This is a predicted structure of a 121-nucleotide RNA (FMN riboswitch aptamer (RFN element)). Its Rfam family is "FMN riboswitch aptamer (RFN element)". Its family is annotated with FMN binding in the Gene Ontology. Rfam 15.1 lists 6,230 matches to the family in 5,120 species.
RNA sequence: GUUCGUCUUCGGGGAUGGGUGAGAUUCCCUACCGGCGUUGAAAGCACGCAAACCGCCUUGAGCGGCCGAUGCGGUGGAAUUCCGCAGCCGACGGUACAGUCCGGAUGAGAGAAGUACGGCG
Numbered sequence: 001g002u003u004c005g006u007c008u009u010c011g012g013g014g015a016u017g018g019g020u021g022a023g024a025u026u027c028c029c030u031a032c033c034g035g036c037g038u039u040g041a042a043a044g045c046a047c048g049c050a051a052a053c054c055g056c057c058u059u060g061a062g063c064g065g066c067c068g069a070u071g072c073g074g075u076g077g078a079a080u081u082c083c084g085c086a087g088c089c090g091a092c093g094g095u096a097c098a099g100u101c102c103g104g105a106u107g108a109g110a111g112a113a114g115u116a117c118g119g120c121g
Stems, first nucleotide, its partner, number of pairs: 001120002004118003007114004017029003031100002033090002035049004044088002053065004057060001070086005092103003
């Protein structure tokens, strides 16, 4: 120097106000939130990944499947990423029907950082 291996640490946010009701942060009006990487320029809804969920087995740090949602206008060399306007999406179990409550979860993890140890040049 490289970022190849190991190690250590880190690694998800959100129900305000009101209505109906015996009962709802679940319904209705309103409000609020946005993991990780990439992309000529910053992305919940461009491309991809993780988690969740389903199946299988050798039950594992496994394999496979599944995997939501955006348009228009403006600026610019470049933007479905910025600005303006309008819109949309959100696992499973529980419970009066839940993206926001409780639970699996003091879990797992995409990945980020350190450069601690080793490798390579």